[in-house]
Context: one part of a larger RNA
C1' cells in the first nucleotide's frame, strides 16, 4: 500500500421486510449428469454451465461408429502430355468409385488452308505442396461472459515522508452518480457518471396516396365525386431548464406548490471506466508451437447425435365452476410475402385438395386476434375436470417419415385433487392472465428464442436480520 475480520460508522440494491404470482409433487417437451452402446462427435460446469453454441441433427447438416473406395487428393499455385469446352449411352455396384463406348468442335492471332500458336476448360503424369472440426484458449489475437450502470480509476506539475507511499480523490453537506457546493497543500486534467444517438408521451409547420372522411352529393360498402379540417404517415421544429413562486440553508440541494401531455435523470434502449477470474471459445474466424500425411486426409452408403434402471436444471399443460363445453358478437400492434403470401369459388366431418383473382403490397394476402360480452348446458364428480399413452383411419412436406416429422378424424382415456425441505421472478402499464408476430425453415420434434400488442392488480412500516456491493476507519501472525 492491498486484501482479509462471526471489528465499527455511513449509505445503496427485489439484498430483507410487505405483497403478488410460481418452482421443488404430476404428465409431456428441452437440456445435463449417469449409464448403455459400434457410435451414442465435440465444447460449455458454482454464482458467471445445464431451452447454452444449436435462430431448425430423417438424408445433408455431422465433426463420431460400421462398411465400401480415392491417392497431386473435395480446394490453390507451377510443370509437362493429350483433349481440349460439352453432351449421352453401356457394364458393375448401396453409392461413391472402378471399367468401357458414342456424339461434338467453339474463342484470339498466324496461315502455304495442311496447319500451327496461345487463353478459359477437361483429362492424365511427375512433384513441389495441398488437406487436418487432430493438440494446446496455461503460447495468442479477435470476440464474449462476470463482479456492474456499480461509482469508481488514474495522471502531470507542486507540497509532505530517507523510502515504500501519501496528498489531490480525505474531511462538512448533497446527489442515481468522484453528482455538485463549501472547506482543505494542493492546483489542475484523463478514462468512467452526466449530455449528445434511437425510440415513446404533447403542440406546430410542411406534404395528402395506396391512408384518413367533418360538411356537400352518391353508395352494398370511404364506395365513387370531392374535401386537405380530424386520424394517421414521415420530414423539419417547438417543448424541462430547478426556468417561476413559497419554506429551509452560507452554498450545492431538499420538500411543497403553480402552469403544462409531461416533470426534477419523464418512460424504455443503445452504450460497460482501470481491472478480476492463466474465466469462455484452437469447433465461428484468425494464428505459433507440437503431431497425421494411400492417412488424424478426401469421398460414399447405412447407422448413430433422438438410447434408458435412474438424478437435476429450464419449460409446457393441468389438477377445474374466477372453471369446461356449445352457440352468438366486438376490440389490436409488431411484422412477413414472387422457387412467397394466397382471397373469392368448389370439395372434403378434418388436417387438406381442385381451380383461381390480387399483390415485390400504407392499395392485395398472411388475418377469424384471444381473454372479453351475451346466451345456454354441466353441478362438485378423478367429473362435460385433465390430457399422458395407445389402436385404427388419413393428410402434408421430402429422393426418401422403419429406426426419427409434423397435422387431422375416430377410439381409447394415465398420473395428477395446489405439492416435503427448500427456492425463484416481480415496485407500473410492472407482475399475473391473453392471444398475435418473426427469425432459422423443404417440413419440423417451438411447449424454445426475439420482438408485438391486450385485460390489467397487489404491496414496501422499514433498514435489526440473510446475500452482493460503495466510502471512511479500526485489527492483522496474510501477500
Nucleotide at each position: 500500500u492491498g486484501a482479509c475480520g462471526g471489528g465499527g460508522g455511513c449509505c445503496c440494491g427485489c439484498a430483507c421486510a410487505a405483497g403478488c404470482g410460481g418452482u421443488g409433487g404430476a404428465g409431456c417437451g428441452u437440456g445435463u449428469g449417469g449409464u448403455u452402446u459400434a457410435a451414442u462427435u465435440c465444447g460449455a460446469u458454482g454464482c458467471u454451465a445445464c431451452g447454452c453454441g444449436a435462430a431448425g441433427a430423417a438424408c445433408c447438416u455431422u465433426a463420431c461408429c460400421u462398411g465400401g473406395g480415392c491417392u497431386u487428393g473435395a480446394c490453390a499455385u507451377c510443370c509437362c502430355u493429350g483433349g481440349a469446352a460439352c453432351c449421352c449411352c453401356u457394364g458393375u455396384g448401396a453409392a461413391a468409385g472402378c471399367a468401357g463406348g458414342g456424339g461434338g468442335u467453339g474463342c484470339g492471332c498466324c496461315u502455304u488452308c495442311g496447319g500451327g500458336c496461345g487463353a478459359g476448360c477437361c483429362a492424365g503424369g511427375a512433384g513441389a505442396c495441398a488437406g487436418g472440426u487432430g493438440c494446446u484458449g496455461c503460447a495468442u489475437g479477435g470476440c464474449u461472459g462476470u463482479c456492474g450502470u456499480c461509482a469508481g480509476c488514474u495522471c502531470g506539475u507542486g507540497u509532505c515522508g530517507u523510502g515504500a507511499g501519501a496528498u489531490g480523490u480525505u474531511g462538512g453537506a448533497u446527489u442515481a452518480a468522484g453528482u455538485u457546493c463549501c472547506g482543505c497543500a494542493a492546483c489542475g486534467a484523463g478514462c468512467g457518471c452526466a449530455a449528445c444517438c434511437c425510440u415513446u408521451g404533447c403542440c406546430g409547420c410542411u406534404a395528402g396516396u395506396u391512408a384518413c372522411c367533418a360538411u356537400c352529393a352518391u353508395u352494398u360498402a370511404g364506395u365513387u365525386g370531392g374535401g386537405g379540417a380530424c386520424u394517421c404517415u414521415a420530414g423539419c421544429g417547438g417543448g424541462a431548464c430547478u426556468g417561476c413562486c413559497a419554506g429551509c440553508a452560507a452554498a450545492a440541494a431538499c420538500u411543497g406548490g403553480a402552469g403544462g401531455a409531461a416533470g426534477g435523470u419523464g418512460g424504455g434502449g443503445a452504450c460497460g471506466a482501470c481491472g478480476u477470474c492463466a474465466a469462455g471459445u484452437c469447433a465461428g474466424c484468425a494464428u505459433g508451437g507440437c503431431c497425421c500425411u494411400u492417412a488424424c486426409g478426401c469421398c460414399c452408403a447405412g447407422g448413430g447425435c433422438u438410447a434408458c434402471a435412474c438424478a437435476c436444471g429450464c419449460g409446457c399443460u393441468a389438477c377445474a365452476a374466477u372453471g369446461g363445453c356449445c352457440g352468438a358478437u366486438a376490440c389490436a400492434a409488431c411484422g412477413c410475402g414472387u422457387u412467397g403470401c394466397g382471397a373469392c369459388c368448389c370439395u372434403g366431418c378434418g388436417a387438406g385438395g381442385g381451380g383461381a383473382a390480387g399483390c415485390g403490397g400504407a392499395u392485395c394476402g398472411c388475418u377469424c386476434a384471444a381473454a372479453g360480452u351475451c346466451g345456454g348446458c354441466c353441478c362438485c364428480a378423478g367429473u362435460u375436470c385433465g390430457g399422458a399413452u395407445u389402436g385404427g383411419a388419413g393428410g402434408c412436406u421430402g429422393c426418401a417419415a422403419c429406426u426419427c416429422g409434423c397435422c387431422u378424424c375416430c377410439a381409447u382415456g394415465a398420473a395428477g385433487u395446489c405439492g416435503g425441505a427448500a427456492u425463484c421472478g416481480c415496485u407500473a402499464g410492472u407482475a399475473a392472465c391473453c392471444g398475435c408476430c418473426g427469425a432459422u425453415c423443404a417440413g419440423c420434434u417451438a411447449c424454445g428464442c426475439g420482438g408485438c400488442g391486450g385485460u390489467g392488480a397487489a404491496u414496501a412500516c422499514g433498514u435489526u436480520c440473510c446475500c452482493g456491493g460503495g466510502c471512511c476507519u479500526u485489527g492483522u501472525a496474510c501477500a